[in-house]
RNA sequence: AAAGCAGGUCUCUUAUCGCUGCUCAUCUUAGAUGAGGAGAGGAAAGUCCGGACACCAUAGAGCAGUAUAGCGGAUAACAUCCGUCGUUCGUUUAUUCGAAUAGGACAAGUGCAACAGAAAGUAUGUACAGGUAAUGCUGUAGUGAAAUCAGGUAAACUCUAUACGGUGCAACGCCAAGUAAAUUUACGUUUGAGAGCGGCUCGUUCGAUGUAAAAGGGUAGGCGGUUUGAGCUUUUAAGUAAUUAAAAGCCUAGAUAAAUGAUAAGACUCGACAGAAUCCGGCUUAUGGCCUGCUUUUUUU
Numbered sequence: 001a002a003a004g005c006a007g008g009u010c011u012c013u014u015a016u017c018g019c020u021g022c023u024c025a026u027c028u029u030a031g032a033u034g035a036g037g038a039g040a041g042g043a044a045a046g047u048c049c050g051g052a053c054a055c056c057a058u059a060g061a062g063c064a065g066u067a068u069a070g071c072g073g074a075u076a077a078c079a080u081c082c083g084u085c086g087u088u089c090g091u092u093u094a095u096u097c098g099a100a101u102a103g104g105a106c107a108a109g110u111g112c113a114a115c116a117g118a119a120a121g122u123a124u125g126u127a128c129a130g131g132u133a134a135u136g137c138u139g140u141a142g143u144g145a146a147a148u149c150a151g152g153u154a155a156a157c158u159c160u161a162u163a164c165g166g167u168g169c170a171a172c173g174c175c176a177a178g179u180a181a182a183u184u185u186a187c188g189u190u191u192g193a194g195a196g197c198g199g200c201u202c203g204u205u206c207g208a209u210g211u212a213a214a215a216g217g218g219u220a221g222g223c224g225g226u227u228u229g230a231g232c233u234u235u236u237a238a239g240u241a242a243u244u245a246a247a248a249g250c251c252u253a254g255a256u257a258a259a260u261g262a263u264a265a266g267a268c269u270c271g272a273c274a275g276a277a278u279c280c281g282g283c284u285u286a287u288g289g290c291c292u293g294c295u296u297u298u299u300u301u
Base pairs, nucleotide, nucleotide: 001297002296003295004294005293006292007291008290009289010288011267012266013265014264015263016262017261019039020038022036023035024034025033026032027031041273045284046283048282049281050280051279052278053168054167055166056165060202061201062200063199065164066163067162068161069160070084071083072082073081074080085103086101087100088099089098090097104159105158109157110156111153112152126141127140128139129138130137172224173223174222175221183214184213185212186211187210194206195205196204197203231250232249233248234247235246236245237244238243
């Protein structure tokens, strides 16, 4: 100096004006004014997994279906993460170093393997040799990835073990207003119509001014959910690690057709990918510059 891997950061400063929430104060209190402080990411993306939370009155059994797959641990949980073993790839004197891994079972069964070769399965007999009463009975060569009760293949079907309610903040709850507990048809009132329980069956529960369908009428407004969290930072202890526990400190968007900005000046490493919509833990994808650490290579001293 370059490459790879891991972590961090995500243009900075000043001034003016503007937008949204919160706190405090005052006032003429549907609101206005002033002061203070906050305001889009490491992936906010994809909606691929797992949950928190909410509702379905309770949420059973079987079948089908889906998912996972060495062993052990972490976690609220997971197809995630950590350790270790195996296998593969690169590298090395060396299981040395690094990376990947969809890693149970092929004697439960069914499949698949082009071409070449005589023949690809309990099938076949090319050439040579040995042997037998006889027979591919035995061996070698040849073709091929694989050639004699065969082996390979299960991100082939399948088998084994284990696990699995659904829908989703447009969930859901409350308030106000308004109309038509009206009309027609069908079925029905314990001889149970219809509805619920992921699909189906059984079972079970609700159910009578009932249920379903058609047509028609009213409303679609407001409040909550809404951001204090399985939260973040630092230190100590335990552990190989993922992580756990304790102490101290911090509060960091909450819009609802959608706020989180604009202008001017300056600086520099000249700014890529790209913008919250219930929240959190992961995975995947996109991506530029800078800083730090580790490994390898090259050059110079």